RNAcentral holds the full RNA, with entries from ENA and SILVA. A computed fold for a 477-nucleotide part of an RNA from an uncultured rumen bacterium, annotated as small-subunit ribosomal RNA, 3' major domain. Rfam family: Bacterial small subunit ribosomal RNA. Its family is annotated with ribosome and structural constituent of ribosome in the Gene Ontology.
Context: one part of a larger RNA
RNA sequence: UGACGGGGGCCCGCACAAGCGGAGGAACAUGUGGUUUAAUUCGAUGAUACGCGAGGAACCUUACCCGGGCUCGAACGUAAGAUGAGCCUCCAGAGAUGGAGGGGCCCGGCAACGGGAGUCUUACGAGGUGCUGCAUGGUUGUCGUCAGCUCGUGCCGUGAGGUGUCGGGUCAAGUCCCAUAACGAGCGCAACCCCCGUCCAUAGUUGCCAUCGGGUCAAGCCGGGCACUCUAUGGAGACUGCCGCCGUAAGAUGCGAGGAAGGCGGGGAUGACGUCAAAUCAGCACGGCCCUUACGUCCGGGGCGACACACGUGUUACAAUGGCGGGUACAGAGGGCAGCCACCAAGCGAUUGGGAGCCGAUCCCGAAAGCCCGACCCAGUUCGGACUGGAGUCUGGAACCCGACUCCACGAAGCCGGAUUCGCUAGUAAUCGCGCAUCAGCCAUGGCGCGGUGAAUACGUUCCCGGGCCUUGUACA
Repeated sequence: UGACGGGGGCCCGCACAAGCGGAGGAACAUGUGGUUUAAUUCGAUGAUACGCGAGGAACCUUACCCGGGCUCGAACGUAAGAUGAGCCUCCAGAGAUGGAGGGGCCCGGCAACGGGAGUCUUACGAGGUGCUGCAUGGUUGUCGUCAGCUCGUGCCGUGAGGUGUCGGGUCAAGUCCCAUAACGAGCGCAACCCCCGUCCAUAGUUGCCAUCGGGUCAAGCCGGGCACUCUAUGGAGACUGCCGCCGUAAGAUGCGAGGAAGGCGGGGAUGACGUCAAAUCAGCACGGCCCUUACGUCCGGGGCGACACACGUGUUACAAUGGCGGGUACAGAGGGCAGCCACCAAGCGAUUGGGAGCCGAUCCCGAAAGCCCGACCCAGUUCGGACUGGAGUCUGGAACCCGACUCCACGAAGCCGGAUUCGCUAGUAAUCGCGCAUCAGCCAUGGCGCGGUGAAUACGUUCCCGGGCCUUGUACA
């Protein structure tokens, strides 16, 4: 000087408390450990691994296993040589591949021949998801959006170093004020950026009978108009600016004013010096080491999907604030040409056959909870839907291992869950549905977004956890 303390003081944070809903019990989905296996590829492992890399494992992917092949090699470059290869058909084969037949490239030139693309041969460079994240770059997690981390000069100290950065107040904040052997400055904080909330201007193939006319069973449907809504660009607006009260000041406070909005308005992006030899050589790059008829590469099949078990994360429930049947409203954000598909028809349905519009503020995909009516009457049930049987639909070359969906039947566990534990302070939690990426299809209950309905509680900081500042002890560095 730090770090640490079951030392002290001060102060924060859904840290506790207050409250609401969960997990831990059940079934299933998914990840992991373990075990098994020819292989169950690899990585991630307290917080900071475990619906994580994976924003899509039937083949492919694929890195693993078994078997069948190839060695200039699956791709690319250079040089030399050769020459029809690609393409189509047939045969063998599981395919990779091998064989046979057909056909026969472009430019110059009468031709010989030369050049070019392609293919083949030879040679040199290949190739490796093989090892080392304890050789690295880059990127990332975490402490932590915490308020800290430093520098120049000066001053103090023999020196390590200190001071500044401490103290008194204040703040979300090393935020600001005062004080001061310090005076300034940098990286952080804040602001500048984006979205939401109000208004104005500009602009009208979305919006409106607002206004005029036409028109319909109805409908901005048509003429017409941009006023309103909206869309998307620019601007205004909030600064404790004004008032009262407290304070020297910074600032604090008021169901004060005005205002759509107050005192950081809400959300996002933004992550200081550094810590964990944290993570990643399998995204990529890269030093070193290793393999080179194989640790490279092609193909078929299998595996990554195994199952006595154990754990994490979730979904659905255990019901009446409910499930079921019928009727009836209201979104936002997105996506759409090998696509979204109105409408018509067939089918109980998944879906199929027709078929208009839309490269889309013009067309299409489009809510559910809610509300109204009805029966259910507390029952393992009209709860719950696992598992299983049968019959189908769709994608795909192919759904046996191993897809999703539909219909009929079957209806399991489960009566609110031990110790313990998680999230959340407001348009939040809870609850309800919708969309997107990946994607042929999909094991999505995941991830990322969107809106609808919409709470309870916070006395307080003694205690648990994490953190900041000052101080104290130390045999630790």